A computed fold for a 77-nucleotide RNA from Geobacter sp. UBA698, annotated as transfer RNA.

RNA sequence: CGGGGAGUAGCGCAGUCUGGCAGCGCACCUGCCUUGGGAGCAGGGGGUCGCUGGUUCGAAUCCAGUCUCCCCGACCA
Numbered sequence: 001c002g003g004g005g006a007g008u009a010g011c012g013c014a015g016u017c018u019g020g021c022a023g024c025g026c027a028c029c030u031g032c033c034u035u036g037g038g039a040g041c042a043g044g045g046g047g048u049c050g051c052u053g054g055u056u057c058g059a060a061u062c063c064a065g066u067c068u069c070c071c072c073g074a075c076c077a
Stems, first nucleotide, its partner, number of pairs: 001073007010026004020057001028044005050066005
């Protein structure tokens, strides 16, 4: 330098193809249960989707640019 993949809640991931106000598990909070803890049951909080811009009535999703990480190749030594 070229090609490919990834970036979404504290952690691990889905959703993207086919646009319609963002989900799952664990974790966390509250209550019940228990002598207490754990487990179990019920309820609840938390993200605007790496960043910027564009298209659109509407963008995590489409388009352009850009940043970070991973893999492969090339180049140099």

The source organism's lineage runs through Bacteria, Thermodesulfobacteriota, Desulfuromonadia, Geobacteraceae and Geobacter. Its Rfam family is "tRNA". Rfam classes the family as a transfer RNA.